[in-house]
RNA sequence: GGAUGGCACUCUGGAGACAUCUGCUACCACGCAGGGGCCGAAGGGGCAAGCGCUUAGGCGCGAAACUCUCAGGCAAAAGGACAGAGGCGAUUUU
Numbered sequence: 001g002g003a004u005g006g007c008a009c010u011c012u013g014g015a016g017a018c019a020u021c022u023g024c025u026a027c028c029a030c031g032c033a034g035g036g037g038c039c040g041a042a043g044g045g046g047c048a049a050g051c052g053c054u055u056a057g058g059c060g061c062g063a064a065a066c067u068c069u070c071a072g073g074c075a076a077a078a079g080g081a082c083a084g085a086g087g088c089g090a091u092u093u094u
């Protein structure tokens, strides 16, 4: 100097979905409590191939941006999978 993982420390980009209903707070709602509707990209659950076990039925391990919608979310802000740049560190190669 090159290659491949890791950390998630810094910066940047970063989607979706109600101008919903009821009540409370003097009034208002972007607040609080509840109802209905909806979203899929924190987190969490499910499984295909394959592998293992079992005489068999079947069981276990097993990925995602798929799926569920528990959690979360549906103005802005925040959060945000993921991506780019920098940083730190590891392995390997010359």
Base pairs, nucleotide, nucleotide: 001093002092003091004090006088007087009086010085011084012083013082018036020035021034022033023032024031037074038073039072043070044068045067046066050061051060052059053058